[in-house]
C1' cells in the first nucleotide's frame, strides 16, 4: 500500500411504537424513540416480497378470484465507498 479478521475512539443511518401529513392500500414524509447496522449510501425492466385504485373475471348484485402502470434496498442480488486502533 493492497486484501482479510477482531475491534477502540471520532462520526453516521435509525426498527418496533408514538402523534402529525399524505395515499385506495402498500407504503412514504417530518417529529419524537432505539431494535439493530462497516455499507442500514445508491440501484426497482435481476430474483423475491407488500398492496390492488383502476382493469379483467364472476354475478340479479355483491363478495372471492387474477392482475403493478403502485410500492419495499433493514430479503437476496448489483454498484460506488469514508475514519484507522490491534
Nucleotide at each position: 500500500c493492497a486484501u482479510c479478521a477482531a475491534c477502540a475512539a471520532a462520526g453516521g443511518c435509525a426498527a418496533a411504537c408514538u402523534u402529525g401529513c399524505c395515499g385506495a392500500a402498500a407504503a412514504g414524509c417530518a417529529a419524537g424513540g432505539a431494535c439493530g447496522c462497516a455499507a442500514a449510501g445508491c440501484c426497482a425492466a435481476g430474483g423475491g416480497u407488500c398492496u390492488a385504485a383502476g382493469g379483467g373475471c364472476u354475478u340479479c348484485a355483491a363478495a372471492a378470484c387474477c392482475u403493478a402502470u403502485g410500492a419495499c434496498a433493514g430479503c437476496c442480488g448489483g454498484u460506488u465507498g469514508c475514519c484507522g486502533u490491534u